[in-house]
RNA sequence: UUCGAUAAUGGCAAACUUAUUGAAAAAUAAGGACGCAAAGCUUCGGGUCUAAGGCUUUAUAAAAGCUAUGACAGCCGGGUUACCGAAA
Numbered sequence: 001u002u003c004g005a006u007a008a009u010g011g012c013a014a015a016c017u018u019a020u021u022g023a024a025a026a027a028u029a030a031g032g033a034c035g036c037a038a039a040g041c042u043u044c045g046g047g048u049c050u051a052a053g054g055c056u057u058u059a060u061a062a063a064a065g066c067u068a069u070g071a072c073a074g075c076c077g078g079g080u081u082a083c084c085g086a087a088a
Stems, first nucleotide, its partner, number of pairs: 001087004011036002016031006034074001040080003044077003047072003053067005
C1' cells in the first nucleotide's frame, strides 16, 4: 500500500419488548441478535424521515399545503482515526 479467511483476540447490535425523553421523526438505558471489517467518528455533498414553530389557503375556525433550524453515519459518497490477519 492492497485485501478480508472456514484463523485468533475482541468489538458493534436490526426487528421486537419494557422504561424514560420528545410535537413528531427519533434518541437514551436494559433485554434481544438481523446483520456489520470500520455498523468507529464527522451532516461536507446528495438522499430519506418528521413538521413543533413559521408561512400560505380560509370571513373565522377546523382542516389542508409548504418549509429544517429537528432526525437518520445500520441509505450512498467524501473527510478522518483504528484492532487482528494475509499478500506485496